[in-house]
RNA sequence: GGGCCCGUAGUUCAACGGAUAGAGCACUUGGCUUCGAACCAAGAGAUCCGGGUUCGAUUCCUGGCGGGCCCACGA
Numbered sequence: 001g002g003g004c005c006c007g008u009a010g011u012u013c014a015a016c017g018g019a020u021a022g023a024g025c026a027c028u029u030g031g032c033u034u035c036g037a038a039c040c041a042a043g044a045g046a047u048c049c050g051g052g053u054u055c056g057a058u059u060c061c062u063g064g065c066g067g068g069c070c071c072a073c074g075a
Base pairs, nucleotide, nucleotide: 001071002070003069004068005067006066007065010025011024012023013022018055027043028042029041030040031039048064049063050062051061052060
């Protein structure tokens, strides 16, 4: 330098172009308990950045940024 894949809550993962972006674990509060764990109930929390297409974009296109794999070149 070329090609492919990926980037969504703290973390691990979902989400035909269409309802308020969901789930497990973690976290907070309350219940339970002598206290804690477990359990039960409730809650907070996210689309890497810019541009485009569209009535509508997490999804499609494009330019960046970051990560992974492969190939090539040089030493």